Molecule: small-subunit ribosomal RNA
Organism: uncultured prokaryote
């Protein structure tokens, strides 16, 4: 810097990525070369080899050359070295490292300086001999040298010292030179010690220590010192974090970072420590010793079982673990180390090579030219793009590699392991040399096929259920390249532990309130120190590393030379401003003092009066009493209501108020005492006494808990009655703890202002409490001080905060770092009588989990308003019978589709064949249909007829015609036969266009500029009115403006005009028919018009919109009626109406025919249609319509027939002829019944249509006469020419009409009114919803899977405490055995040494704890987990608001009781602005 919470927005917050790095691993690939790296694991265990020797110029004895004189060899004795170099990081949280200092030390071999080196002695190993053993080896005797070992002798210094004295040395070898050797002195160099600072986490480690601090003597060391003993004293360390417990070697420096900081401690290099574990000390200058040495333990190994032996964390190398790390190489030429007088000699140090892409870091895999943009390849809109100048050609180069050849620095003499190495010269040919990741976003690079929530990807967010740039493969395309990607670690982004640099009102996060320790901080002036500050200055602050000049390998890497830096630490001189100390003053802070005031502040103790219940008594009677309704309770044994008396107890209406007091919790009748803080005023005292405040301590609602009272009411728990599918709740009736007193506990709340405490400074108004002071005194102003509200800057994500700050600052405290899991372990600690309290994890697991506000949906929230929404009415549906659609079911097939409102008399404006798409059998494949295009063949096609067939179809006969046009070229058209395709009513309406439906004819959906808001957004569009309307007015940070509303469109009502024919017909004539003349006035048709605008009056409104009322008018406030459907919602319907993308089938899922089905029938439902009768049916009369249709037709008059209909044809291409009869109606009977209602059903006999009426038409006649008697629960339509009633007519159509879609007739009721139901619009509220309440979302319980707590126990590490044993080993003690050096003539002593005794001690063991991990029947609770079960607790007033804190209940989320909060909606009143 970015992805990622949401619908979007903004914050908080975690989580993830882009960068470095790496001793890496791992996948795929691999060409050279330089320099560098290379067991992070098992400090597992190790086979071979090597790895530290050397000196004959110390010494004796052997050997071998071969001879005498030297060379050499090699065991011993002896000197020096082996303490170095080299290896690992187990252990240590340490004076261990780092840094800077100290002083009581010591140092071989070097260097310097004084001195010296005298003179004797006893042994011993080799070496001989026995003798013991399987071996390692050992043991007895002998011989023997020394620079080995012992005295003496001297002593300038030396060292002790009582100041008298007293100690203590040497080594020789050689040929001179020389190399030694011995004391001492300085010094070099290396080493010990000691001190200050620094130097991981953990407090769920808070005390720890007995040689422990100190001191005095001793001993002890190189040396300081409790190192150790003995006596004395009781110290000593610690919250600045002692002890304890985890991890770790450390540093220079590495790696990241802008720094600051985090991580890191491979390779280089300082220290330190360790050497199989564990302990000890020998010898040495120097070790308590990697390749000594002794014990002990655990392994391995030899073994004759008696007893040995061994220690790769050195090089190499082996097994082993491990994701994983190399050769059983050369050389001692360089450098450097031991020894040596010196050649020399040793030397897995060290210098080289070997393997490994592990790292850097250079360099090649060719350059140049070539467009017919070849061929293949992938795509594709089929035209083409694209790999792509890439390649092919053609020209040219030769680095690296490979072939000959020459040949080096390193070593200026000698000596070279790399090494015939590097480099030069030559030489042939493009020759030998490119792969990996990755292309949805973040990120840089996109198509196509497969595949189809599979396979699978994936760092995050997330793809994948048939059109995947996301998965596999392709083609191409981006990155990077001898590499490229994963993993893993760590830095950084990440200011996400914030010193530089964050936070706590609502997102994590202010302790419940106070007092108070330490500590932090801390007012005003002097004056003094100089700790902190600050300047300067010296020292230190290895080397290499990083920076910088500069040089060397051709460059680089790398290596070399120089210089800067090292922020620190320590010593020195200076200033004196600020902090700190010390002195000694001051009053502004803080406090006293006097005087005054307010108050439910607290604590005892007294008193009162209302209501409640209960007892007594009196009146009185059937009820009370409770609820949404009810019952459980109470009463006839006298309730309740109502009077008098009496008792209890607990609480104290009115006054009362965002009114008062307290630090919080909290405090309320009235007196009285006792007592705490506070407020004002006075300006008298003291003189910072101050403020904050881990630890500590004190209060601390409610509930709970002990002991003893008390007990009226209330009331968890219980018990009944309700309610419910249930109801462990809500409501009722009862009712115990408890609530109430004393005294002890307990310590939690939403203990909230979700705001720590103090102090200062920053606009105001206005309400109130208290108290002071002024004035022009029923008020007003000024001031302290407390409480409220609203504002200005300023802050804040945002909402809010604003002098009572969430502003500006400064002190101190406490506390926060994603969400769960979890305030959890019934863990540890503490505390509690319990319940609990407090302190407080992790394993796991998630991508979010929150705050603030937006929009928008939704609420059993609220306001406002519409709708046949309801209500008020009329008729229906639901029951009956058909009629039609649907579900099911049934079939070979019952094709498909439509699915709450918005599927269901829908598509279907018409299924017998067609239609049809289904079924079942029969037939065809260039196909019923279209179009190119080649060849080849010509006609094709009518008519009539045969045959076989169920047809399609097939064969075939007979007749007509015998191609057409023509710029004449077999050019164009037509068949036919091939090919290319055609065809699909298959699939997907969740790929789609188009059309449709639905909210809805509901008033609303939006822009443009401006304004506000960090933004989503909002504002316009809200608001006061008004309407059918977001219509109109009027206000207003809004002007405006778009689609929607109206209106413009047609049709129905009035009139006017114009023009008559098929129309009409007042006037004139008439065969009385508008039939003629005739006429166009009427009516009527269809063109034009004119009429309605709240115009006008009046009331009302706000002077407006605008209503209400009235005149006039055919029609009045939109006049009725249609057409017209806004942004947009349902992935709403349709691939079978048509169009289309993909797929899928091509002798078949396509074409053709037959005959079947779509008509099926136990059910069920939707929408009709006829009834159930007398508002009726039956007979009779025989009146008045208007829409419309008619040439393959309506079809008249006449006849025929009981009828359908038939005949029959007149007139119409229509205002002319038809269809045409118009039915309700009006008169008459019929009298309430299965009827004369009703008309299914089924028989029969027929009509019409059609190729055909069996499945499966429609109508007629005669006969038959079923169910029904007005419809449960529960829907439905409709406010006026409607509702309901009645025929009429189209379309579709050979017919088939109860269905649609028209048409006119007769023609009502009702609406008080908006509380409910339904659905809608506006505003405002709450949301935890945004798939939007058909939302979300909680527990239990069942099932799989994890990780985790308890746990009888078990097992193992570590570790304290006591006592046991007690190796080797040094100390001390003794040493009667043993004993060369010295002393003594001797004896014998001194010394020594073994043995033995004791102290300490490792290992082992008893016991008891302590803590830590492994396992653990059994169990507890947590996470996850697509659709499992019970409920519905939250979210809206979530249907009993909700939480908190606490008790008790209940499958379950709950629930219920105390008490507290608002983070509750709603109405209402109260105060306040």
């Nucleotide at each position: 810097g970015a992805g990622u919470u949401u619908g979007a927005u903004c914050c908080u917050g975690g989580c993830u990525c882009a960068g470095g790095a790496c001793g890496a691993a791992c996948g795929c690939u691999g060409g050279c070369g330089g320099c560098a790296g290379g067991c992070u694991u098992a400090a597992c265990a190790c086979a071979u080899g090597c790895a530290a020797g050397u000196c004959g110029a110390a010494c004796g004895a052997g050997g071998u050359g071969c001879c005498u004189a030297c060379a050499u060899c090699g065991a011993g004795u002896g000197g020096c070295g082996a303490a170095c170099g080299g290896g690992u990081g187990a252990g240590u949280a340490a004076c261990g490292c780092g840094u800077g200092g100290g002083g009581a030390c010591c140092u071989a071999c070097c260097u310097u300086u004084c001195g010296g080196u005298u003179c004797g002695g006893a042994a011993u190993a080799a070496c001989c001999u026995c003798g013991g053993g399987a071996a390692a080896c050992c043991g007895u005797g002998g011989c023997u040298a020394a620079u080995a070992c012992c005295g003496u002798a001297u002593a300038c210094g030396c060292c002790c010292u009582u100041c008298g004295g007293g100690g203590g040395a040497a080594a020789g070898a050689u040929u001179u030179a020389u190399c030694g050797c011995c004391g001492a002195u300085a010094g070099a160099u290396g080493g010990a010690c000691c001190c200050g600072c620094g130097u991981c986490c953990g407090a769920u480690u808070a005390g720890g220590u007995u040689g422990u601090u100190g001191g005095u003597g001793a001993g002890g060391u190189a040396a300081c010192g409790g190192c150790u003993c003995a006596c004395c004293a009781a110290g000593c360390c610690u919250u600045c974090g002692a002890u304890c417990g985890g991890u770790a070697g450390u540093u220079g420096g590495u790696c990241u970072g802008a720094g600051a900081g985090g991580a890191u401690g491979a390779u280089c290099a300082g220290c330190c420590a360790c050497a199989c574990u564990g302990g000890g000390a020998c010898u040495g200058a120097g070790a308590c010793a990697c390749g000594g040495c002794c014990c002990a333990g655990a392994c391995u190994c030899c073994u004759a079982c008696g007893g040995g032996a061994g220690g790769c964390a050195g090089c190499a190398g082996u097994g082993g673990g491990g994701a994983a790390u190399c050769u059983u190489g050369g050389a001692c030429a360089a450098u450097g180390g031991g020894c040596g007088c010196a050649a020399g000699c040793c030397u897995g140090a060290u210098c080289c090579a070997g393997c490994c892409a592990u790292g850097c870091c250079g360099c090649g895999u060719g350059a140049g030219u070539g467009a017919a943009g070849a061929a293949g390849g992938c795509c594709u809109u089929c035209g083409g793009g694209u790999u792509g100048u890439a390649a092919a050609c053609c020209u040219c180069u030769u680095u690296c590699a490979c072939c000959g050849g020459u040949g080096a620095c390193g070593a200026u003499a000698a000596u070279g392991a790399c090494g015939g190495u590097a480099g030069c010269c030559g030489g042939a040919g493009a020759a030998g040399a490119a792969g990996c990741c990755c292309c949805g976003g973040c990120u840089a690079a996109c198509u196509c096929c497969g595949u189809g929530c599979c396979a699978g990807c994936a760092g995050c967010c997330g793809c994948g259920g048939u059109a995947a740039u996301a998965c596999g493969g392709a083609g191409g395309g981006g990155g990077c390249u001898a590499g490229c990607g994963u993993u893993g670690u760590u830095c950084g982004g990440a200011a996400u532990u914030a010193c530089u640099g964050g936070g706590c009102g609502u997102a994590a996060a202010g302790c419940g309130c106070g007092c108070g320790u330490a500590g932090g901080c801390g007012g005003u002036a002097u004056g003094g120190u100089a700790a902190g500050u600050u300047g300067g200055g010296c020292g230190u602050g290895a080397a290499a590393g990083c920076c910088c000049g500069g040089g060397g390998c051709u460059c680089a890497a790398c290596c070399c030379c120089g210089g800067a830096u090292g922020u620190g630490c320590g010593c020195c001189c200076a200033a004196a401003a600020c902090u700190a100390c010390c002195a000694a003053a001051c009053u502004a802070g803080a406090g006293g003092c006097c005087g005054a005031g307010a108050g439910a502040g607290g604590g005892u103790g007294g008193c009162g009066g209302a209501a409640u219940u209960c007892c007594c008594a009196g009146u009185g009677u059937a009820g009370a009493g409770g609820u949404g309704a009810a019952a459980u309770u109470c009463g006839u044994a006298g309730a309740u209501a109502u009077u008098g008396g009496g008792a209890a107890g607990a609480a104290c209406a009115c006054c009362a108020g965002u009114g008062g007091c307290g630090a919080a919790g909290g405090c309320g009748g009235c007196c009285a005492c006792c007592u705490g803080g506070c407020u004002c005023g006075g300006u008298u005292c003291u003189g910072a006494c101050g403020c904050u405040g881990a630890g500590g301590u004190g209060c601390g609602a409610a509930a709970g808990c002990g002991u003893g009272g008390g007990g009226a009411g209330c009331a968890a728990a219980c018990a009944g009655g309700a309610u419910u599918a249930g109801a462990u709740a809500c409501c009722c009736u009862g009712g115990u703890a408890g609530u109430c007193c004393a005294c002890g506990c307990c310590g939690u709340a939403a203990a909230c202002g979700a705001u720590g405490a103090g102090u200062g400074c920053u606009a105001g108004a206005u309400g109130u409490c208290g108290g002071g002071g002024g004035g022009u005194u029923g008020c007003c102003c000024c001031u302290c001080g407390g409480u409220g509200u609203c504002a200005c800057a300023g802050c804040u994500a945002a909402c809010g905060c604003a002098u009572u700050a969430a502003g500006c600052a400064c002190u101190c405290c406490g506390c926060c770092u994603g969400g769960g899991g979890a305030g959890u372990a019934u863990g540890g600690g503490u505390c509690g009588c319990a319940a609990g309290a407090u302190u407080a994890a992790a394993a796991c697991u998630c991508a979010a989990a929150g705050g603030a506000a937006u929009u928008g949906a939704c609420g059993g929230g609220g306001g406002c308003c519409c709708g046949c929404a309801c209500a008020a009415g009329c008729g229906g549906u639901g029951g009956a019978g058909c009629a039609u659609g649907u579900g099911g079911u049934u079939u070979a097939a019952u094709u498909c589709g439509a699915a709450g409102c918005a599927a269901c008399g829908c598509g279907a404006a018409g299924a017998a064949c067609c239609u049809u798409a289904c079924c079942a059998g029969c037939c065809c494949u260039u196909g019923a249909c279209a179009u190119g295009u080649c060849c080849g063949u010509c006609g094709c096609g009518g008519a009539u007829u045969c045959u076989g067939g169920a047809g399609a179809c097939a064969g075939g006969a007979u007749c007509c015609u015998u191609c057409a046009g023509u710029u004449c070229g077999g050019c164009u058209g037509g068949a036919c036969g091939g090919u290319a395709c055609a065809g699909g009513u298959g699939c997907u309406g969740c790929a789609u266009g188009g059309c449709u439906g639905u909210c809805g004819u509901c008033a609303g959906c939006u822009c443009g500029u401006g304004u506000c808001g960090u933004g989503a957004g909002a504002u316009g569009u809200u608001g006061g009115g008004u309407u059918a309307a977001g219509u109109c007015c009027c206000g207003c940070a809004a002007c405006g403006a778009g689609c929607g509303c109206a209106a413009c469109c047609c049709u129905c009502g009035u009139c006017c005009u114009c023009a008559g024919u098929u129309g009409c017909c007042a006037u004139c004539g008439u065969u009385c028919g508008g039939c003629c003349g005739g006429g166009c006035a009427c009516u009527u048709u269809g063109g034009g018009g004119a009429a309605a605008c709240u115009g006008c009056c009046g009331g009302u409104g706000a002077c407006a919109a605008g209503c209400c009322g009235g005149a006039g008018g055919a029609a009045g406030g939109c006049g009725g009626g249609g057409a017209u459907g806004a942004c947009g919602u349902c992935a709403a319907g349709u691939c079978c109406u048509c169009a289309u993308g993909g797929c899928c089938c091509u002798u078949a899922c396509g074409g053709g025919c037959u005959g079947g089905g779509c008509u099926a029938c136990a059910c069920a439902c939707g929408u009709g249609c006829u009834a159930c009768a007398a508002u009726g049916g039956c007979g009779g009369u025989g009146a008045c319509a208007g829409c419309g249709g008619g040439c393959a037709g309506c079809g008249a008059a006449g006849g025929g027939g009981c009828g359908a209909c038939c005949u029959g044809g007149a007139g119409c291409c229509a205002a002319u002829c038809c269809c045409c009869a118009a039915a309700a109606g009006c008169c008459g009977u019929c009298u309430c019944a299965g009827u004369u209602c009703g008309g299914a059903u089924u028989g029969u006999a027929c009509u019409c249509u059609g190729c055909a009426a069996c499945u499966c038409g429609a109508g007629u006649g005669c006969a038959u006469g079923a169910a029904g008697g007005u419809g449960g629960a529960a829907u439905c339509g409709c406010u006026a020419g409607u509702a309901a009633u009645c025929g009429c007519g189209g379309a579709u159509c050979a017919g088939c009409a109860c269905g649609c879609c028209g048409c006119g007739g007769u023609g009502a009721a009702u609406a008080c009114g908006u509380u409910c139901c339904c659905g809608g619009g506006c505003c405002u509220u709450g949301u935890a919803c945004a798939c939007a309440c058909c939302g979300c979302c909680c527990g239990u319980c069942a099932c799989a899977c994890c990780a985790u707590g308890g746990g009888a126990g078990u097992u193992g590490g570590u570790u304290u405490u006591a006592c046991c044993c007690g190796a080797a080993g040094c100390c001390g003690g003794u040493g009667a055995g043993c004993u060369a050096a010295c002393c003594g003539c001797a004896a014998g002593g001194a010394g020594g040494c073994a043995g033995c005794c004791g102290a300490c001690c490792a290992c082992g063991g008893u016991a008891a704890g302590g803590u830590c991990a492994g396992c653990g029947a059994c169990u507890g609770g947590g996470g996850u987990g697509a659709a499992g079960u019970c409920g519905u607790a939250a979210c809206a007033a979530g249907g009993u608001a909700g939480c908190c804190g606490u008790a008790g209940g209940g499958g379950a989320a709950c629930c219920u009781g105390c008490g507290g909060c608002u983070g509750g909606a709603u109405c209402a009143c109260c105060u306040c602005c």